[in-house]
RNA sequence: AAAUAUUGAAUGAAGAGUUUGAUCCUGGCUCAGGAUGAACGCUGACAGAAUGCUUAACACAUGCAAAUCUAUGUAUGAAAUGUAAGCUUGCUUACAUAGACUACAUGGUGGACUGGUGAGUAACGUGUAAAGAACUUACCUCUUAGACUGGGAUAACCAUUAGAAAUGAUGGAUAAUACUAGAUAUUAUUAGUAGUAGGCAUCUACUAUUAAUGAAAGGAGAGAUUGCUAAGAGAGAGCUUUGCAUCCUAUUAGCUAGUUGGUGGGGUAAAGGCCUACCAAGGCUAUGAUAGGUAGCCGGCCCGAGAGGGUGAACGGCCACAAGGGGACUGAGAUACGGCCCUUACUCCUACGGGAGGCAGCAGUGGGGAAUAUUGGACAAUGGAGGAAACUCUGAUCCAGCAAUUCUGUGUGCACGAAGAAGGUUUUCGGAUUGUAAAGUGCUUUCAGUAGGGAAGAAGAAGAUGACGGUACCUACAGAAGAAGCGACGGCUAAAUACGUGCCAGCAGCCGCGGUAAUACGUAUGUCGCAAGCGUUAUCCGGAAUUAUUGGGCUUAAAGGGCAUCUAGGCGGUCUAACAAGUUGAAGGUGAAAAGCUGUGGCUCAACCAUAGUCUUGCCUACAAAACUGUCAGACUAGAGUACUGGAAAGGUGGGUGGAACUACACGAGUAGAGGUGAAAUUCGUAGAUAUGUGUAGGAAUGCCGAUGAUGAAGAUAACUCACUGGACAGAAACUGACGCUGAAGUGCGAAAGCUAGGGGAGCAAACAGGAUUAGAUACCCUGGUAGUCCUAGCUGUAAACGAUGAUCACUGGGUGUGGGGGUGUGAAGCCUCUGUGCCGAAGCAAAAGCGAUAAGUGAUCCGCCUGGGGAGUACGUACGCAAGUAUGAAACUCAAAGGAAUUGACGGGGACCCGCACAAGUGGUGGAGCAUGUGGUUUAAUUCGACGCAACGCGAGGAACCUUACCAGGUCUUGACAUACUCGGAAUAAGAUGGAAGCAUCUUAGUGCCUUUGGGAACCGAGAUACAGGUGGUGCAUGGCUGUCGACAGCUCGUGUCGUGAGAUGUUGGGUUAAGUCCCGCAACGAGCGAAACCCCUAUCAUUAGUUGCCAUCAUUAAGUUGGGGACUCUAAUGAAACUGCCCGCGACGAGCGGGAGGAAGGUGGGGAUGACGUCAAGUCAUCAUGCCCCUUAUGAUCUGGGCUACACACGUGCUACAAUGGGUAGUACAAAGAGGAGCUAAGCAGUGAUGUGGAGCAAAUCUUCAAAGCUACUCUCAGUUCGGAUUGAAGUCUGCAACUCGACUUCAUGAAGUUGGAAUCACUAGUAAUCGCAAAUCAGCAAUGUUGCGGUGAAUACGUUCUCGGGUCUUGUACACACCGCCCGUCACACCACGAGAGUUAGUUGCACCUGAAGUUACUGGCCUAACCGUAAGGAGGGAAGUACCUAAGGUGUGAUUAGUGAUUGGGGUGAAGUCGUAACAAGGUAUCCGUACCGGAAGGUGCGGAUGGAUCACCUCCUUU
Repeated sequence: AAAUAUUGAAUGAAGAGUUUGAUCCUGGCUCAGGAUGAACGCUGACAGAAUGCUUAACACAUGCAAAUCUAUGUAUGAAAUGUAAGCUUGCUUACAUAGACUACAUGGUGGACUGGUGAGUAACGUGUAAAGAACUUACCUCUUAGACUGGGAUAACCAUUAGAAAUGAUGGAUAAUACUAGAUAUUAUUAGUAGUAGGCAUCUACUAUUAAUGAAAGGAGAGAUUGCUAAGAGAGAGCUUUGCAUCCUAUUAGCUAGUUGGUGGGGUAAAGGCCUACCAAGGCUAUGAUAGGUAGCCGGCCCGAGAGGGUGAACGGCCACAAGGGGACUGAGAUACGGCCCUUACUCCUACGGGAGGCAGCAGUGGGGAAUAUUGGACAAUGGAGGAAACUCUGAUCCAGCAAUUCUGUGUGCACGAAGAAGGUUUUCGGAUUGUAAAGUGCUUUCAGUAGGGAAGAAGAAGAUGACGGUACCUACAGAAGAAGCGACGGCUAAAUACGUGCCAGCAGCCGCGGUAAUACGUAUGUCGCAAGCGUUAUCCGGAAUUAUUGGGCUUAAAGGGCAUCUAGGCGGUCUAACAAGUUGAAGGUGAAAAGCUGUGGCUCAACCAUAGUCUUGCCUACAAAACUGUCAGACUAGAGUACUGGAAAGGUGGGUGGAACUACACGAGUAGAGGUGAAAUUCGUAGAUAUGUGUAGGAAUGCCGAUGAUGAAGAUAACUCACUGGACAGAAACUGACGCUGAAGUGCGAAAGCUAGGGGAGCAAACAGGAUUAGAUACCCUGGUAGUCCUAGCUGUAAACGAUGAUCACUGGGUGUGGGGGUGUGAAGCCUCUGUGCCGAAGCAAAAGCGAUAAGUGAUCCGCCUGGGGAGUACGUACGCAAGUAUGAAACUCAAAGGAAUUGACGGGGACCCGCACAAGUGGUGGAGCAUGUGGUUUAAUUCGACGCAACGCGAGGAACCUUACCAGGUCUUGACAUACUCGGAAUAAGAUGGAAGCAUCUUAGUGCCUUUGGGAACCGAGAUACAGGUGGUGCAUGGCUGUCGACAGCUCGUGUCGUGAGAUGUUGGGUUAAGUCCCGCAACGAGCGAAACCCCUAUCAUUAGUUGCCAUCAUUAAGUUGGGGACUCUAAUGAAACUGCCCGCGACGAGCGGGAGGAAGGUGGGGAUGACGUCAAGUCAUCAUGCCCCUUAUGAUCUGGGCUACACACGUGCUACAAUGGGUAGUACAAAGAGGAGCUAAGCAGUGAUGUGGAGCAAAUCUUCAAAGCUACUCUCAGUUCGGAUUGAAGUCUGCAACUCGACUUCAUGAAGUUGGAAUCACUAGUAAUCGCAAAUCAGCAAUGUUGCGGUGAAUACGUUCUCGGGUCUUGUACACACCGCCCGUCACACCACGAGAGUUAGUUGCACCUGAAGUUACUGGCCUAACCGUAAGGAGGGAAGUACCUAAGGUGUGAUUAGUGAUUGGGGUGAAGUCGUAACAAGGUAUCCGUACCGGAAGGUGCGGAUGGAUCACCUCCUUU
C1' cells in the first nucleotide's frame, strides 16, 4: 500500500406518594405513559384519509342480493320484402318469406364463487415443516387420435279432470348438443407372459406381446372459427397422512370392547376399524390420560429497552356455521346461506281438507343495550357468471349520505398602539393585576360566501361510454368580516388569591380536605395545560425485579417438609478410542401478500397511497467440525464400600437385683395440739393426732457422680447387673472399581395429651367439692380429690417436633476451652493430626440484630416452600381415624396497611446510684369554738366579671357608703362623655332665678379679652352636616406582651472530627468528687455556648477620707451633747482591705476533693436578696395594655338618681382571738430598727372617763412630728366558764365625708355566747431559724387591715439515718406506648348493614347407563305387481320402477345415576359500623412471665392439668470468653 473480514448508521432501560415521633428494610395499594371498533358530560369552523351492533347465532314487514345462453320445441308474430285482390290510385285486405320483442319448456354452463357470521370446536381445527410408491380435478393451456350407422321417448302445448290454494292426475302430439343400441380405438382400464433399469418394505418406471372392456354432437356460416369424444402433459384447485407448537382446573387419577392389533371381505377418488366376520388382549396415562370450564386459529394489532404480556374489530389466509337436529340426491366439486327430504320450535295463509317460510347477503324494522349509519346512486372503473359476440346479471365493487368515532392538515387574523382608559379582581389604600389586551390607526383575505372557467380517472388504430360531479383545481369580488372551548391550580403535578359555607353542603386516583380566617368544598378573578376538542368511565400493557429465563427469595419480615429410608426423575470422579443425538459452522429450500423498518416517489404538506430493499430472530434438507455434554468400549483409584485391629458412649430390646424417700397398716412410748397461710379457714386430733421407735406391705422415680459432658436420624436416652443387638470414631492400607449425591410418590419412626381392651394405683393431679381473697373470683393461695400419670397389646400422627437455619460435596485468616482416638517424645508438659462439641473473632455476607470452617461467606447438585393484612388453616369436596381430629385446602367480602430490625423519648405494681423539711427526730399549728375574709351553693331585679389539684379560694382588689362599677330598676342623649376634619354664630368665663330625684331644661345679668398684613387667625362655647367616635360585648383554642409551674431542679445544646446505609450515637457515658454537667482522672474525641458558679445589692470585721442635723473619751458648761470644743469612739456614706482549702495533720490515686486543726470578725457557697437554661402544661390573662376576626350603632355606646357587688339553710379554704397562772389585771420602769410627712406630720399646754376637741411651737426633715411591746420590779387574782374569753345586744357619743338607713371606723357605760387544747386527716419550720413581741408603710376623705409588704426586740428543740411515703436527677433493662400508662388493647352480649356456609326440599340446565318407539334416507335383500328403447317371429328374457323387509338412526318417551346453577322456613360463624353493656386476657416481671400442642372446664376474655419453646424480666451461682 492493497485485498478480505469485523465495523458502521440507527435504535436503546427515569421514577413518585403512602405504614413511623423519626430511620432502614420487607411488602402491598395508588399515580405519572401509551393504546381502543369505544361510551358518557360540556363544547363544536373547514377539508382529506379511515372506521362504524363488541349486546340477542333474538325475531323479522318491504324491496333488491344469481343468473345467462337460439343447442331444441311451442306460442305471440312488429318493422321490412314479395305476390295477389279490392278499389276511393295510394290506401286497405289476404297469402308467403321474414323474424324484432316477450313468455313457457327441454337442454348446457353457473347457483360449491362472491357476500355474511363466529354459535360450535381444545381438534391434525389452526400455524409451521414434511409425505402421498395411497389420490381426484369441470372451466383454462399444450400435444395425439377421432366424431360412423341407428333407435325409442318426453316437457312445454292441446283436451278432460281433482283442489280454496299450493300443486297435480289421465289421455293425445313433438324436437334436440336430452336419452340410448351397435361399430371403430391407443401410451386408457382389467388380467397374463418375457425382459431392462431403479428404489423405500409392499414395489415403481420402461420395452415387447396376448386377451377382454369402454367414445363422440352438433350449431351458425362463404370461410376462418367454435362446440363434442378418448388419451397424455401442465397450471391452478382439492383430498388424505405425519413431526413439532397451540388456555385453565388434580377439590377431575385412572380411561378404553371397534377399544389396540391381525387375517378375510366390503366400501371410497384414495391409505385406514372407515365398516363387517373371526382371532389375539391389547392401547392411552403423573412428560397429566379421562373428565370439567373457557375459546374459532393465524398473518398481525397494542404495550414493552428487551425477554415477554395482552388481544384476534377493520384488511388478508384457513376452519366452522346458515332457525335447532338428522339425511342423502345432483355434480368435476356440496353432504349445498338465497336447492331437496324428514323431524322439532316459531311465524303466516286457509274454504279446516291442507299449504307456505327462514336477512349470521345490502338497506331497513322491532327488541336487547352505555352504544354503532341510508329501505341512496351506478355498473363509468376493478372483478365475477353466462354467451362466439353484442349484451344481460352483479347491494361483489366503485361512489355518495349520516357520526369529531379515530388519524392528519388548516383557520378563527397581522402590525403599530400607554392616557398603562373604563370595567372586573385584589389591596398594607400607596398600589398591583387583567394588559398591548381593548379602543384607535394601518394591512392582509387562507377557510367559509358569491360569480366565471373546469379536469385526470377512459380503454393497444379510430369512435362511443363518468355514478362520483359542475366534484377536485384555477380566476375574480367584498369585508376582520362568519369561526374557542374544555379541564385543572394541597402534594404527587405545570398553575393562587378573594368571598360564601362551618365535620354542614360537599370533594377525593392515593395520601387526605371541611368543626368561623379552607391555596383541597361552591362561586369569582387570575394563572397553568391541551386545543376543535377537552375531561370522565371501562379495558389492556407498562411502570411491577409485585411469578424474577434475562431478573427474587425462605434465622427474626410470607416461606425448610417433625425425622429417616427408598422408587421414578434430575445431577455426577480420572485417562484412552470410536460415534455424532445435543452443540458449532457455512450452504440450499421454505418462512403468501398486506403490515412493521429504510430509501425513493405521488396527492400543495401530512395522514394516506405507490415502488424498491430489508426484516420475517422459525422449521426442514444434506454437508462439515469433534473441544464440552451424551452414547458405546476399554482401563484407573483420589469418591463410595468390604475385610482386619483398637478403645469410647444415659444408643435400642428383654430379664434379674438394690438402697434412700413416700404413703398405708400393726405394735411400743407419749400429750394437746397438728397442719396450712400474706393473714386465715376448710382439714386431722382426747375414739390419742403431729413429732418419735420397730416391723410389714405397696407402687413410682433412680440423689451424689453430673459437666454449654456422651449417644442417637429425629422424637429422645440416666441406679447396678446379665443376654441379644444397631451405629459412629481412630489406626493400618489387603480387596471391589464410580458401585455416588439428591429424592416427587411410597414406606417406616415420631414428645405430651387423647382413645380401645386388660392390669396396676404410692405420690402427683385436669374435672369436681370445700375454705379463703375479691365489687364479683367459674382464677391465682389452701384442704381434699377422680380420670390420667405406670405396665401389656393396639390406635392417633400432632408441638415454639427450634439452631424458628433441608440434604450432600468442595474451597476460604486466626485464638481459646472441652469429649474420644492416634503420632512424636524418657516424659508432668509441649508440638502434630483425625473426629465430635462450645465461645470470641479476620475477610466476606446481612435491612439490621447478627453469622463467621458446626456460615447466614464463595461455588455446585437435588428436593420442599413463599408472593400484602384479615376472612382462614375456615367452608365445601376427598382420603385417613373408634372418636377427638389430621392431611389436602378455596372464594365472596373487607382494609391501606399488616410486618422485621434498629433509634430517640415516655412509661413499668423492672434494677442500680443520688438528692430534697421527702420521711424520720423535734417545735408550733390547721381540722373542734366565736369572729374576720375569700370561694362554692342557694337566693335575688341585680347579687358584674375572671381565677378551679399541687400551680383557684386574705387570689386580680395595695382599701365596693356616692364615685369606683363593669351589674339591676327607672329618667334622659344620639356625630354623641372622648379624637380629627368642615360650615355658621358667639370671646372665654362668672353670677343668679324657676322646674326637677339628679342629669338637665328655660330665662336674666355681667363680660367683649389675645395676635393681625384688618381678609382673618389661636384656644374655648353653642348649632348643623358627614366621614366617624364608642363597646369591661365574643373568642386567651386566632395573638403580642406579661405571669405561674416543674424548679431552692442540674440540666439543655452546638461546631469540627469520628462511628453508623440511616434515624442517630460519641462528646454529656465510666472511676472518684461536689450544692452543682462542680472539679479531677480515664476515654475518638477536641473545643464552645445557654444554665450552675462568679460578677451586682444588703449584712458581719477593719482601714482611709469626711465630721452636720449625728457622736462625746479628754477639757469647760447645762435640767438636757444644752452650749463651747473635739474626730478619738458610735454612727453616717464613699472608697478600699479581708476568705483563697491560702497554712498544718490525716485520708485519697503524688489528683479532684474530704475530715480535723491553727489563725481569723467571718472557713469551706459566711448569711440573705436580685438573678429562673432548652422546654412542659392549646396552664393564666382579649377585664391593665396592645391586637386579628366576628358582633352592637336612637344602642351591647353615653349620662343621671336610687339599689346591688355587704343577701344566707348550708359546705370548704386562709386567718385573728381564745380556752388561761410560762397567765390576767394594776402601778412603776428600760432598750429598737425601718419608714412616712405640705389639701401633710403635728409638739407643749388646756377641756373631756374616752374616741376626740381646742391650740398652735417646730419641720419639705440624721435638726421637727411618732408611748415601742414582750421584758424587768412590785402588788393582786388561785383553777373557777373564773378578775379566763370576748362574741352578741342595748344606750350614749366622737370623727371623716354632699351623704354613714341598706353599708364606715372608733369611744364610753352596760350585756358577757361558744370555748376547758380540738376525730379521721393534714401543714410549716434546721438558727438569729421556729415560736413569741410590738413598730412602720402602701392604698386611703374615712374604713371594714385580724390582710399584704417591710422593720427590729426576745429567742429554742431536733436530725440515728435513707427501709418506707412524695417529688426530682443519672445510668441500665423490657415495651404491641409516641395524644406517649389518664397509653394501648381482647372476647362475649345488644343494635344496624353486607357477603358467605349448612338446610326439609324445590326449579332449571348439561350428561352417563339401560330399555321402548322410530321419520326421512343410504345400503342389502325381495314372493307377487308395473314396465318405451336392447335381444327374440312369438312366448318371453335382460334391465328398470314402485312397494315391502332388515341393519343403522334424528327427535321423542320411561327408569336410574352423576354434575352445574338458581331459590328456600330456619340456622352457623365471619366482616364492617366516633362516643352501648360486662369484665380486663395481652403489651412493663402487664401485676399468676408469655407462647405452642393436647385434654377438661367456665357469661366472656380465659382458667387448670401434662409435655415442650424462650420469641421471659429480675437476682444469685456455675461454665466459657475478652482484657490485664

A computed fold for a 1524-nucleotide RNA from Streptobacillus moniliformis, annotated as small-subunit ribosomal RNA. It matches the Rfam family "Bacterial small subunit ribosomal RNA". Gene Ontology terms of the family: structural constituent of ribosome and ribosome. Lineage of the source: Bacteria > Fusobacteriati > Fusobacteriota > Leptotrichiaceae > Streptobacillus. The sequence is in RNAcentral, with records from ENA and SILVA. The prediction has a mean pLDDT of 83.